[in-house]
RNA sequence: GGUUAGUGCUUACACAUGCAGUCGUACGAGAAAUCUUUUGCUUGCAAAAGAGAGUAAAGUGGCGAACGGGUGAGUAACGCGUGGGUAAUUUACCCUUGAAUCUAGGAUAACAUUGCGAAAGCGAUGCUAAUACUGGAUAAUAUCACAAUAACUUUGGUUGUUGUGAUCAAAGGUGGCCUCUUCAUGAAAACUACUGUUUGAGGAUGAGCCCGCGUACCAUUAGCUUGUUGGUGGGGUAAUGGCCUACCAAGGCUGCGAUGGUUAGCUGGUCUGAGAGGAUGAUCAGCCACACCGGAACUGAAACACGGUCCAGACUCCUAUGGGAGGCAGCAGUGAGGAAUUUUGCGCAAUGGGAGAAAUCCUGACGCAGCAACGCCGUGUGAGUGAUGAAGGCCCUCGGGUCGUAAAGCUCUGUCAGGUGGGAAGAAUAUAUCUUGUGCUAAUAUCGCAAGAUACUGACGGUACCACUAAAGGAAGCACCGGCUAACUCCGUGCCAGCAGCCGCGGUAAGACGGAGGGUGCAAGCGUUAUUCGGAAUUAUUGGGCGUAAAGAGCGCGUAGGCGGUAUAUCAAGUCAGAUGUGAAAGCCCGAGGCUUAACCUCGGAAGUGCACUUGAAACUAAUAAACUCGAGUAUGGGAGAGGGAAGUGGAAUUCCUGGUGUAGCGGUGAAAUGCGUAGAUAUCAGGAAGAACACCGGUGGCGAAGGCGACUUCCUGGACCAAUACUGACGUUGAGGCGCGAAGGCGUGGGGAGCAAACAGGAUUAGAUACCCUGGUAGUCCACGCAGUAAACGUUGAACACUAGGUGUAGCGGGUAUUUAACCCUGCUGUGCCGAAGCAAACGCAUUAAGUGUUCCGCCUGGGAAGUACGGCCGCAAGGCUAAAACUCAAAGGAAUUGACGGGGGCCCGCACAAGCGGUGGAGCAUGUGGUUUAAUUCGACGCAACGCGAAGAACCUUACCUGGGUUUGACAUCCUCGGACCGCCAUGGAAACAUGGCUUUCCCUUCGGGGACUGAGUGACAGGUGCUGCAUGGCUGUCGUCAGCUCGUGUCGUGAGAUGUUGGGUUAAGUCCCGCAACGAGCGCAACCCUUGUCCUUAGUUGCCAGCACAUAAUGGUGGGAACUUUAAGGAGACUGCCGGUGUUAAGCCGGAGGAAGGUGGGGAUGACGUCAAGUCCUCAUGGCCUUUAUAUCCAGGGCUACACACGUGCUACAAUGGUAUCUACAAAGAGCAGCGAAGCCGCGAGGCUAAGCGAAUCUCAAAAAAGAUAUCUCAGUUCGGAUUACAGUCUGCAACUCGGCUGUAUGAAGUUGGAAUCGCUAGUAAUCGUAGAUCAGCGUGCUACGGUGAAUACGUUCCCGGGCCUUGUAUACACCGCCCGUCACACCAUGGGAGUUGACAUUGGCAGAAUACAUUGAGCUAACCUUCGGGGAGCAGGUGUGCU
Repeated sequence: GGUUAGUGCUUACACAUGCAGUCGUACGAGAAAUCUUUUGCUUGCAAAAGAGAGUAAAGUGGCGAACGGGUGAGUAACGCGUGGGUAAUUUACCCUUGAAUCUAGGAUAACAUUGCGAAAGCGAUGCUAAUACUGGAUAAUAUCACAAUAACUUUGGUUGUUGUGAUCAAAGGUGGCCUCUUCAUGAAAACUACUGUUUGAGGAUGAGCCCGCGUACCAUUAGCUUGUUGGUGGGGUAAUGGCCUACCAAGGCUGCGAUGGUUAGCUGGUCUGAGAGGAUGAUCAGCCACACCGGAACUGAAACACGGUCCAGACUCCUAUGGGAGGCAGCAGUGAGGAAUUUUGCGCAAUGGGAGAAAUCCUGACGCAGCAACGCCGUGUGAGUGAUGAAGGCCCUCGGGUCGUAAAGCUCUGUCAGGUGGGAAGAAUAUAUCUUGUGCUAAUAUCGCAAGAUACUGACGGUACCACUAAAGGAAGCACCGGCUAACUCCGUGCCAGCAGCCGCGGUAAGACGGAGGGUGCAAGCGUUAUUCGGAAUUAUUGGGCGUAAAGAGCGCGUAGGCGGUAUAUCAAGUCAGAUGUGAAAGCCCGAGGCUUAACCUCGGAAGUGCACUUGAAACUAAUAAACUCGAGUAUGGGAGAGGGAAGUGGAAUUCCUGGUGUAGCGGUGAAAUGCGUAGAUAUCAGGAAGAACACCGGUGGCGAAGGCGACUUCCUGGACCAAUACUGACGUUGAGGCGCGAAGGCGUGGGGAGCAAACAGGAUUAGAUACCCUGGUAGUCCACGCAGUAAACGUUGAACACUAGGUGUAGCGGGUAUUUAACCCUGCUGUGCCGAAGCAAACGCAUUAAGUGUUCCGCCUGGGAAGUACGGCCGCAAGGCUAAAACUCAAAGGAAUUGACGGGGGCCCGCACAAGCGGUGGAGCAUGUGGUUUAAUUCGACGCAACGCGAAGAACCUUACCUGGGUUUGACAUCCUCGGACCGCCAUGGAAACAUGGCUUUCCCUUCGGGGACUGAGUGACAGGUGCUGCAUGGCUGUCGUCAGCUCGUGUCGUGAGAUGUUGGGUUAAGUCCCGCAACGAGCGCAACCCUUGUCCUUAGUUGCCAGCACAUAAUGGUGGGAACUUUAAGGAGACUGCCGGUGUUAAGCCGGAGGAAGGUGGGGAUGACGUCAAGUCCUCAUGGCCUUUAUAUCCAGGGCUACACACGUGCUACAAUGGUAUCUACAAAGAGCAGCGAAGCCGCGAGGCUAAGCGAAUCUCAAAAAAGAUAUCUCAGUUCGGAUUACAGUCUGCAACUCGGCUGUAUGAAGUUGGAAUCGCUAGUAAUCGUAGAUCAGCGUGCUACGGUGAAUACGUUCCCGGGCCUUGUAUACACCGCCCGUCACACCAUGGGAGUUGACAUUGGCAGAAUACAUUGAGCUAACCUUCGGGGAGCAGGUGUGCU
């Protein structure tokens, strides 16, 4: 793209236009146009005849119009479904059958004349017909009445027979013929055929009415009803009936849901589901209801009538304003509404319907066509071959991969669409003609009926289908690709844009957004949205629950109801089995058949679990009868008990009152104060008063239904239990409603009131303190009588019965044994606890007192919030209680358990954590870092501990990353290519320099002589470069918890699981160190040890180090010979292991003490840092993904800045002085460094330093003087002889260069500061404190950093507290883990809802006013064709009036 057969308004909103009768064989009447002929003749008109034509149109009459077609408003109902009844009924047309079809009459439309009116229409006069209308006759097995009688039978009737009496009918038409009759060619009144009409009977079909059962939601609708319920009489209907009416009675319905409200057409079926169910009621079919809204009747067999009538209303239209017309929820179509649904088509050819004798006519039923991918079904868009795996796209690890045999190319096929040609079935009746048979008949006429033959008839449609033709040509899209869920990459974007069904994606590397490539799914469709069922056992009948998740009523008594012990008999309601009827058709299912297949259609079968009727069975349930004793109860005898009610009695205590003693406080608290007290308290003694409660006993003891009950005595009274017998004979159980009881608090009336104590007052506490604490104190608490009716009324566990291992307490009553009665022991029943098996349970747990296994009944639950709230109702004096929602909102709320983390939880333990000490910081000045500010720039990073003398082991330039200005652009640096040349260097000019220009000079190395290599200039592009961004993309490195003792695994075991166990426990340790125990057994990373250093000794070695002894030299010195002892150096060893002794401990691990030893319990110090935490720090060490930049964010240069300065903080130095300063003298180190270096000695300078210069690449020389200490002198408590800042001048050193901005020296100057608030830091021994020394970096520069030695303390009772940490345990609403989570108000914005002066619509009820048509009743003085008449009238009616009822 095509084909086929289906489907296609939401507003029962309003509708323009078109589109439905028929019969002349019921009846009267009856045109015209046109044509032909003729006549008159003015050649165009008139007339006549014939045809048109007995046609059209109209009328009377019959039949139809009540079917067919549409819609679903109403209806919760005998409306529908199903099954019955009608003995309470009817049925036109149709079929069968009996009888009949006689006679008479008066009108009226059409038509003609005429009147009114705009029209619609209406009237008057006159004529006429019928199958129109009317009278009469006859008549029954019709109807009615009476009498007699039979059968059946559901109230009480039905049916039949006989007799008598009464009542009621009719219509003709068409064709044929002359046999009969009359007239006598022939026709008719006769006959005949068909048809119609009347009256019976039967059938068929349709309809009416009645009944059983089923048929939505709300009880926040619990009472409803007066024609209501029934009866009698009457009326009415086809028919029963309060359907209607008069009278009588007072009934009727309802918890098995009346009444009321809301919603809704019902069903066969349809969708879904395994089913049971749930949802639904389009198309098709059955029923119902409706036809603009409401009411009403007429006609008719049937209507209260979709395309009829009347009335009223709304709306629309016409109008001459007087009045009229209309009803698409028929088919098309229009407007409006809406997300949304078609043509104002063709045809009666078929099927069906109406009329007709028929031809035929009518039929928007129907058959077809048109529109719409709306649904279903089938078919195609090509097939084969084709690898340089083309080009191109995309990706890429740059090798390649993928789209992809896909394309192209080659070879084929021909469905569909196109063209040409052919071309169906659906058609058979009827009718006409012919033939045959048959019926009627006088008849071989006709006519009817049956069969056969021929002829005629197609909207769709030149359609289906077939053949030929040419051509791969004209024919693929949509959604998706994070998981659910099949399918993955790149780019863009950067919590933006966006996606999203749920979870959730997106904050610079997005498989989730957008695009692309690729892929997946479906396919002429694919997605989305809406809706229904499913999954959902998430309303649970099948098939759930209620200890803690939602859920047991606070407890009892008990009505209805449900359920109910043992055995027998009967019955047959339930139950079960069989048979019959029904369960429409279509649909579903099965089997066939027809369209090329299928969808679809046709045929046959099955099913339809239901209802009714009938026959049987008798186990169970029900029912009936009569029994039983085990359930239940009664009687007898016992003991126990805070069971209940009433009356009385008692002692202790508190308070108050009186009196005595007595004196200054008492009381109270964490501490106080308010308060009481010199008017005598508290304390104490004696006496008295009052009220309330009952210590000890007292107990997971007792009693009670629960609430609850506690001194003693008496009286009244309920229940349970035990024992043994007797009796009743299922009397039981549960229990909707109902009734009663019901803590505390509260309310009412009246008492009482000691103590206690809401409210209240005061004092404290506190930021506040309407609280906790204290001092007072009123209701109340107590009693009597009422009300109230709730609690964490809890065992958070309804009641009853039965069954299912045990162990051990306790209370009551028994039994057995035995001493003969005290106990032990064994045992039964009842209650009350604990532990525990099976089982159950999500787990926790429960477990004969079940949360186990079963039965019965009741109550309750269905996500969280809103809310146990609102509204309504009931109750209450009130407070309030009971019953009890929704809108809206969230994606959770909740239970149990687990692992962490946390706790102003608990236990144990550790650490310079506190405490005990010593010294500091915080105050001053300065140094240094940071913040802030400033600036052209003050480059950047680091921010609690764990940033801040940190990166930086050293910013004047450089460094340098920053700023200003000047330059360069393949670049300062790397590789490749081409050309040239050595490069370099020197000079001049310009310039701040970089650099530019010009000039001069010169020819490197190798060579196979082609060239090549290094270097350099120029050029080209690939590329370089970036201290640019991202440490939240990363590697590496580092900090920190913390050198804390922890962190894990395998196997096993336990648990549904997360997980647990091990790793916990008892000891012990610095330590998860070790020991013991243990459902664990082992193992790993950590701890410890191994490594370095230091402390003692030994061995070896002996220079540059050393020098005891021996010599030499000197003023003196290892200076020299020599020595190898010592010190020392640097290699290797030894030594320390709780090894020994004692005690203690579990015979352990270990701990305590001691000996020896240089060292004693890891000897001291260092290196060494588990799993992990902090998105800790670093892209500016380095490396690196991505992004950005490329005449600049790169690079070169000069100058400036990083050094600024109201201020704040950190880290330090120096001090404030006498344990000191100053001056002089005099001792003792260690560890380092040194050639562009350390630099002795000498000389110069006050000094920094300079000049010159030996030695030393260093156990040799140099730096190098150690300082504090010690000795002597002085200062004498002052802003000083303390302190040295600041400033001035003069110098010196380094260096191209000390202005911004270096160090040092000299002279002068001489600031703050007199020991430092709150707070805070370090340190446990060679430590703190104090003293100096060296080094790295470095030209120069430090109070910093790193290292070295000298002198050298104090204190630790102890673990309550602060901080940090470890283990166990506990709670948790936390898991980003307490810096967590979380509650309420307010402010702003938004959403939803309410109130609001009012206004308006709908429905229902009640009271009232007016009230049409119609029907009925009544009246009818006005009128009237048929019949009767004695002609007067009568009978029978009409208009009109009134009444009832109703819209």